[in-house]
RNA sequence: GCAGCAGUCCGCACUGUCGCUGUGUCUGGAAACAGGCAGGGAGGAAAGUCCGGGCAACACAGAGCAACUUGCUUCCUAACGGGAAGGCAGGGAUUCUGAGAAGAUUCUUUGACAGAUAGUGCCACAGAAACUAUACCGCCGGUUGAAAAACGGGUAAGGGUGAAAACGUGAGGUAAGAGCUCACGGUCUUAUUGGGUAACCAUUAGGGUGGGUAAACCUCAGGUGUUGAAAGACCAAAUAAAUCCCGGGCCGUCAGGUGGCUCGUCUGCAAAACCUUAGGGUUUUACCGGGAAGGGUGGGUUGAUAGAGCGUUCAGGUGACUGACCGCCCAGAUAAAUGACAGUGGCUUCCGCUUUGCAGAAGUACAAAACCCGGCUUACAGGACUGUUGCUUCU
Numbered sequence: 001g002c003a004g005c006a007g008u009c010c011g012c013a014c015u016g017u018c019g020c021u022g023u024g025u026c027u028g029g030a031a032a033c034a035g036g037c038a039g040g041g042a043g044g045a046a047a048g049u050c051c052g053g054g055c056a057a058c059a060c061a062g063a064g065c066a067a068c069u070u071g072c073u074u075c076c077u078a079a080c081g082g083g084a085a086g087g088c089a090g091g092g093a094u095u096c097u098g099a100g101a102a103g104a105u106u107c108u109u110u111g112a113c114a115g116a117u118a119g120u121g122c123c124a125c126a127g128a129a130a131c132u133a134u135a136c137c138g139c140c141g142g143u144u145g146a147a148a149a150a151c152g153g154g155u156a157a158g159g160g161u162g163a164a165a166a167c168g169u170g171a172g173g174u175a176a177g178a179g180c181u182c183a184c185g186g187u188c189u190u191a192u193u194g195g196g197u198a199a200c201c202a203u204u205a206g207g208g209u210g211g212g213u214a215a216a217c218c219u220c221a222g223g224u225g226u227u228g229a230a231a232g233a234c235c236a237a238a239u240a241a242a243u244c245c246c247g248g249g250c251c252g253u254c255a256g257g258u259g260g261c262u263c264g265u266c267u268g269c270a271a272a273a274c275c276u277u278a279g280g281g282u283u284u285u286a287c288c289g290g291g292a293a294g295g296g297u298g299g300g301u302u303g304a305u306a307g308a309g310c311g312u313u314c315a316g317g318u319g320a321c322u323g324a325c326c327g328c329c330c331a332g333a334u335a336a337a338u339g340a341c342a343g344u345g346g347c348u349u350c351c352g353c354u355u356u357g358c359a360g361a362a363g364u365a366c367a368a369a370a371c372c373c374g375g376c377u378u379a380c381a382g383g384a385c386u387g388u389u390g391c392u393u394c395u
Stems, first nucleotide, its partner, number of pairs: 001391010012345007020041002023038006043366001047377002050375005055228004062263004067224005072086005087113001088111006095104003114219002119217002121213003136159002138155003142151003167185006186209006193202003232302004243292006254268004270285006309328003313324004346364005352358002
C1' cells in the first nucleotide's frame, strides 16, 4: 500500500430574514388576549410491535388438569428469547506430523447446543436392499455341455444408486472374501488420577461399535395473573338512577367475580301479606344478574416527562459492566408545534484544463416524538477511526 473480517463514532455546518410552539418573567387590559426580554423545541433508528420491565386498574385462597414458553457453563443486568467471556460440535482457509486412516497449530464463520438405551412415528425418489440387511454388476468354485450357455453353492473386499449402504486404514489369511486375526486410529460409555468456579479437558485401564431425525409426537428440568394511556383518577354541567321483559330472591342443579376448564372460595339473599292438613305452599317489594327501547354529556384538569437519566475524571474487572466524587436538566403537543426562503461553505460524483490544484454542473442518505425505559430486527448517500489476518514493497 492492497484485500478480507470484526467493531466504534459522525451523518451536513454557519449567517441573515420571516414564521410556529412550550416555560419563566415584565407591561397593557375587567377578562379573553396582545406585546417585550431570557432560555428551550423530533432519532440512531423515533420505524416493526418481536421480547423484557416501570407505572395504572382489577383480582389475590388455593388445589388439580390443560395450554403456552425456556433449554451448554459462568458472569452482567430491574428483567429478557438480551449482552460478555468460555466449553463442545460443524463448515472454510492455512501450516505441520504420519505409510495411511487420522491428528495438531493459527485465522474466520455457524449453532433452534437437555434427552434417540422410556415409547410411537418418519427417512421421498433412486437403488438389489434404508431395522430378521441384501445381492444389480462383479469375484471364487461345482454339475451338465463340443461350444454358447443352463442349474446350484459361497462372498460382501471392488463397482453402481443415494444425504446416508452396517466404523475406518494397513498387513496377514482365504477357493474368493469378511473384525476372520493382528497393529494403529475414530466414536459411544464406565472407573481412577490430575487441572478448571463450571460446562468440560488430559492421562491410564476396561467394555461396546448399523445410522439420521425431537424447528416430528414425546420424555426430563424450569417458568407463566389479566388488561393497557383511547389504561386510569378528579372536577364542572345536564338528565329520568325513570319504563318494560326474563331468571334468582337463601342453603338452591340460582346469578356474578378471580387468564382457559373442574373443585373449592368470595359476593347478592332483608322483609311483608295470604292460605294451611301446621309439614309447608303462593304472591310482592328491597337487592343481584341479563336483555329491549329511550334520556343526558361528548367540556376541563391530571396521568405526561427528574429518570433502572446524561456527562467528565478516578478506581476495579479479560470483558459485558460496577462503584465514588463533581457537574447538568436537554420537547410535552392533543388533531397534534419543532418550519420556510436566501447566501456562503463542507463532502461525494461527472466533465474540462494551467494537475497535490482551478472553474462548471449535479447530488447530499434512511427518515418524524404522542406514557416511559432496556433489548432485538429492519432501512441508510457518504465520512472518520480502532483491532486483527493474508499478500506485496522498503528499512